Annotation: The RNA shown here (transfer RNA) has 73 nucleotides and comes from a Patescibacteria group bacterium.
[in-house]
RNA sequence: GCCAGGGUAGCCAAGGCGGUCACGGCACGCGUCUGAAAAACGCGCUAUCUCAGUUCGAUUCUGAGCCCUGGCA
Numbered sequence: 001g002c003c004a005g006g007g008u009a010g011c012c013a014a015g016g017c018g019g020u021c022a023c024g025g026c027a028c029g030c031g032u033c034u035g036a037a038a039a040a041c042g043c044g045c046u047a048u049c050u051c052a053g054u055u056c057g058a059u060u061c062u063g064a065g066c067c068c069u070g071g072c073a
Stems, first nucleotide, its partner, number of pairs: 001072007010026003019056001028044005049065005
């Protein structure tokens, strides 16, 4: 330099039919239980890499950029 895949909460991760409350798990907070804690159960919290375009409306489509991983040279 070229090609492919990826970037979604503190961490892992699904979705990618354009409109719905953005699925889950871990963590965290509160509560129940306990003498107290752990475990378990219930409730809650937090997210679409950046900019531009298309559109009534973009996490989703298009373009550019940045970053990560792999392959080729």

The organism belongs to Bacteria candidate phyla, within Bacteria. Its Rfam family is "tRNA". Rfam describes the family as follows. Transfer RNA (tRNA) molecules are approximately 80 nucleotides in length. It was read from a public genome assembly.